[in-house]
The part of an RNA shown here (large-subunit ribosomal RNA, domain II) has 698 nucleotides and comes from a Dehalococcoidia bacterium.
The prediction has a mean pLDDT of 84.
The RNAcentral record of the full RNA draws on ENA.

Context: one part of a larger RNA
RNA sequence: GCCGGCGAGUUAAUCUUUGCAGCAAGGUUAAGGGAUACGAAUCCCGGAGCCGAAGCGAAAGCGAGUCCGAAUAGGGCGUACAGCGGCCUCUAGGCCGCGAUGUUGUUUGGAUUAGACCCGAAACCGGGUGAGCUACCCAUGGCCAGGCUGAAGCUCGGGUAAUGCCGAGUGAAGGGCCGAACCCGUGUCUGGUACAAAAGGCUGGGAUGAGCUGUGGGUAGAGGUGAAAUGCCAAUCGAACUCGGAGAUAGCUGGUUCUCCCCGAAAUGUAUUUAGGUACAGCCUCAAUGAUAGUCCUAGGGAGGUAGGGCACUGGAUGGGCUAGGGGGUGUGAGCCUACCAAACCCAACCAAACCACGAAUGCCCUUGGAUGUUUCUUGGGAGUGAGCCAGUGGGGGAUAAGCUCCAUUGGCGAGAGGGAAACAGCCCAGACCGCAGGCUAAGGUCCCCAAGUGUGAACUAAGUGUGAAAGGAAGUGGGAUUCCCAAAACAGCUAGGAGGUUGGCUUAGAAGCAGCCACCCUUUAAAGAGUGCGUAAUAGCUCACUAGUCGAGGAGUCCUGCGCCGAAAAUGUAACGGGGCUAAAGUUCACCACCGAAGCCGCGGAUCCGCUUUAUGCGGAUGGUAGGGGAGCGUUGCCAGGGCGUUGAAGUCGAGGUGUGAACCUCGGUGGAGCGCUGGGAAGUGAGAAUGCCGGC
Numbered sequence: 001g002c003c004g005g006c007g008a009g010u011u012a013a014u015c016u017u018u019g020c021a022g023c024a025a026g027g028u029u030a031a032g033g034g035a036u037a038c039g040a041a042u043c044c045c046g047g048a049g050c051c052g053a054a055g056c057g058a059a060a061g062c063g064a065g066u067c068c069g070a071a072u073a074g075g076g077c078g079u080a081c082a083g084c085g086g087c088c089u090c091u092a093g094g095c096c097g098c099g100a101u102g103u104u105g106u107u108u109g110g111a112u113u114a115g116a117c118c119c120g121a122a123a124c125c126g127g128g129u130g131a132g133c134u135a136c137c138c139a140u141g142g143c144c145a146g147g148c149u150g151a152a153g154c155u156c157g158g159g160u161a162a163u164g165c166c167g168a169g170u171g172a173a174g175g176g177c178c179g180a181a182c183c184c185g186u187g188u189c190u191g192g193u194a195c196a197a198a199a200g201g202c203u204g205g206g207a208u209g210a211g212c213u214g215u216g217g218g219u220a221g222a223g224g225u226g227a228a229a230u231g232c233c234a235a236u237c238g239a240a241c242u243c244g245g246a247g248a249u250a251g252c253u254g255g256u257u258c259u260c261c262c263c264g265a266a267a268u269g270u271a272u273u274u275a276g277g278u279a280c281a282g283c284c285u286c287a288a289u290g291a292u293a294g295u296c297c298u299a300g301g302g303a304g305g306u307a308g309g310g311c312a313c314u315g316g317a318u319g320g321g322c323u324a325g326g327g328g329g330u331g332u333g334a335g336c337c338u339a340c341c342a343a344a345c346c347c348a349a350c351c352a353a354a355c356c357a358c359g360a361a362u363g364c365c366c367u368u369g370g371a372u373g374u375u376u377c378u379u380g381g382g383a384g385u386g387a388g389c390c391a392g393u394g395g396g397g398g399a400u401a402a403g404c405u406c407c408a409u410u411g412g413c414g415a416g417a418g419g420g421a422a423a424c425a426g427c428c429c430a431g432a433c434c435g436c437a438g439g440c441u442a443a444g445g446u447c448c449c450c451a452a453g454u455g456u457g458a459a460c461u462a463a464g465u466g467u468g469a470a471a472g473g474a475a476g477u478g479g480g481a482u483u484c485c486c487a488a489a490a491c492a493g494c495u496a497g498g499a500g501g502u503u504g505g506c507u508u509a510g511a512a513g514c515a516g517c518c519a520c521c522c523u524u525u526a527a528a529g530a531g532u533g534c535g536u537a538a539u540a541g542c543u544c545a546c547u548a549g550u551c552g553a554g555g556a557g558u559c560c561u562g563c564g565c566c567g568a569a570a571a572u573g574u575a576a577c578g579g580g581g582c583u584a585a586a587g588u589u590c591a592c593c594a595c596c597g598a599a600g601c602c603g604c605g606g607a608u609c610c611g612c613u614u615u616a617u618g619c620g621g622a623u624g625g626u627a628g629g630g631g632a633g634c635g636u637u638g639c640c641a642g643g644g645c646g647u648u649g650a651a652g653u654c655g656a657g658g659u660g661u662g663a664a665c666c667u668c669g670g671u672g673g674a675g676c677g678c679u680g681g682g683a684a685g686u687g688a689g690a691a692u693g694c695c696g697g698c
Base pairs, nucleotide, nucleotide: 001698002697003696004695005694006693011114012113013112014111015110016109019106020105021104022103023102026051027050028049032045033044034043035042036041055062056061065077066076067075068074083098084097085096086095087094088093117255118254120252124245125244126243127242128241129240135219136218137217138216139215140214141213142212143211144209146178147177148176149174153170154169155168156167157166158165182206183205184204187202188201189200190199221237223233224232225231230239258633259632260631261630262629263628268281269280270279271278272277282385283384284382285381286380287379288378290377291376294372295371296370297369299367300366301365302364308358309356310355314352315351316350318348319347320346321345323342325341326340327338328337329336330335388413389412390411391410392409393408394407395406396405397404418429419428420427433606434605435604436603438602439601440600444596445595446594447580448579449578453593455592456591457590458589459588460587466582472566473565476563477562478561479560480559481558482557483556484555485554493550494549495548496547497546499523500522501521504518505517506516529544533542534541607623608622609621610620611619612618634687636684637683639681640680641679642678644676645675652671653670654669655668656667657666658665659664
């Protein structure tokens, strides 16, 4: 890992609800007792008690009332709910049946208390067991090859007045030195399903000491021991192990077993030692009684201060005018001046979530008419949800960032399959009851991959733009508008001129059109600036404006707009159309026709549910679905009753055929060799794929 088996809402009591049953203004017994019986059990007695038939008050108490109260006022809580049908009877009435308040039993859903659907802690407490591992201690034993060094003391000699001192020898000290055994475990390699739940190789530390070690003994868990690391106390230690309390508790995680049918959520509000929990409300479901409420459209009425707009108000803010006040200058002063600052006032143009003399659209409330038809409300049983996410729109926060965050509103996903978007929960189209090798469409598409046009008409693009991007830049190109010039010759080119006063004045070393400042005239002219650029130290020189000639038909500019160009750099490999590939298109724009295209719609057949009705082989509608609510069934194992099968072959098992919407079931054949179905009840150890589930096999 697979296969097989086992594996999770049970039981009891109480309360409540529903279905069924009994009795009914009543209902019912409990403990206990008796009878019968092999037993299980059945029947009878037992009225204690409980619930109900009346409430109100704290209570005394009163009572269809009562309490508060001075009250007969007022108010609170109560009082109303008993019927239907049939028969008999002259009425009155009687009987029977059904049903109801109620009550008893049973069943179902739920709650509470219990382990309470199952498995799962880390821990807490109690009683014991442990120091044969290890820590420390006590008692008693054992062990340390060999080598080196050579303290004190002593002896001798020298020396001294004498000690001290000096030398030689002797001597043997030391948590001394080197290094085996022994003890340890420094570095590294190997090992790492190992040789080994800590080892092996090489290397290394101690090795007469606070040394190592044998045996016996001691200290025990709220504890011991510790040259102290929270270390060690039997491969376990921030509190050992074991049994018990014990099924501790787990607002947490995981798991929770057959089928079909109907409906179908929430991720919000308030509160919370609350935030991944819970309570109430909201939203779902089931049942019941009634109400004609609900929703949509239409028309009318209404509340309101948002969008927008506005600037009288509250504030902000700009320019001008006018003008208090201030600043500056001047003056002895009065005063005067002021291209300074500036309130108020006037004019003009503005800004505002917490500004408004205005003011929508939607939405909301009420009413009219219409459509729809249980959708709405009420009461009761059962829930789940209370982590949401994305997109559009209106906003707050952030950076007018985020697949960001917080609100509002709509849609979708959640719980929604199908088609499109290459792929792609939340986008576009569209809501899947089942079947069909039928048809029409939606979004989106129609050259090939790939179903359908190499469709029609007109235009644009040359960039593979299309098939990623901004500010900004550019005689790209199409369309439009507009201002000018032009056969008295425009525009471009070519030829020629482009002069004089004058080197204007100033400045300057110089400044002569051309560093800079000022002025920018006059003359000759077809025309020519006190000079457009280059240039010189300054001149010079080249050129332009301007003019003539030549040439001979359009030319110059501005604005708006369509499509393009540049701007444009990323990490494995083209890789920014899904690909191939595409250029009067297979790109873009406009118009048009046709076709393809889904589980949409239609057609045909079928199923279930609901409604209606003329009850028919009728008509119409509905049938996506997680949590969850409701309904109907299938199957397993015992039991009771009835009725059956089986050695002429039961169960089980293998195979085949068939039936049912499904759980499943039936038949036949093989195997097997002795028990087993069916119908109606009744009871559960009643359904397996998941729990790092448990046990077994492979």